TPP riboswitch aptamer (THI element) from an Alphaproteobacteria bacterium, 99 nucleotides, folded computationally. Its Rfam family is "TPP riboswitch aptamer (THI element)". Rfam's curators write: Vitamin B(1) in its active form thiamin pyrophosphate (TPP) is an essential coenzyme that is synthesised by coupling of pyrimidine and thiazole moieties in bacteria. The previously detected thiamin-regulatory element, thi box was extended, resulting in a new, highly conserved RNA secondary structure, the THI element, which is widely distributed in eubacteria and also occurs in some archaea. Analysis of operon structures identified a large number of new candidate thiamin-regulated genes, mostly transporters, in various prokaryotic organisms. It was read from a public genome assembly, where an Rfam model found it.
[in-house]
RNA sequence: AACCCCGCCUCGGGGAGCCCGCAAGGGCUGAGACGCGCAAGCGGACCCGUUGAACCUGACCCGGAUCAUGCCGGCGUAGGGAAGGCUGCGGGAGCGCGC
Numbered sequence: 001a002a003c004c005c006c007g008c009c010u011c012g013g014g015g016a017g018c019c020c021g022c023a024a025g026g027g028c029u030g031a032g033a034c035g036c037g038c039a040a041g042c043g044g045a046c047c048c049g050u051u052g053a054a055c056c057u058g059a060c061c062c063g064g065a066u067c068a069u070g071c072c073g074g075c076g077u078a079g080g081g082a083a084g085g086c087u088g089c090g091g092g093a094g095c096g097c098g099c
Base pairs, nucleotide, nucleotide: 003092004091005090006088007086008085009084010083011049012048013047014046017028018027019026020025034043035042036041055080056079057078061074062073063072064071
C1' cells in the first nucleotide's frame, strides 16, 4: 500500500395512497402523501443504489383490523430493480522501520 468502516464528488433509481368536507381545511399510515401547470410535464423534499424489501411485478392475491386504504401480517430465501470515482491533513485492521 492492498482491505473494512466513515466521509466527499459526480451520476442514477423511486413513490406520493386512504377517509371526512361544497369549499377552506382537517384526520390516518409513512422517511416522504409537497408546489407550479388545463394537460404533457417541471421543480422541491424524502428514501434508495447490487451487502440492493427504496420501488415495481405477482395483485382486482390471501388473512386480520378499520369509516376507509399496502393500515398490519402473509406472499418473500419468489421474479425484477438504480454506481462510478476521489480524498484522508478520519478511524480500524495489517505490514514495515526506529527506539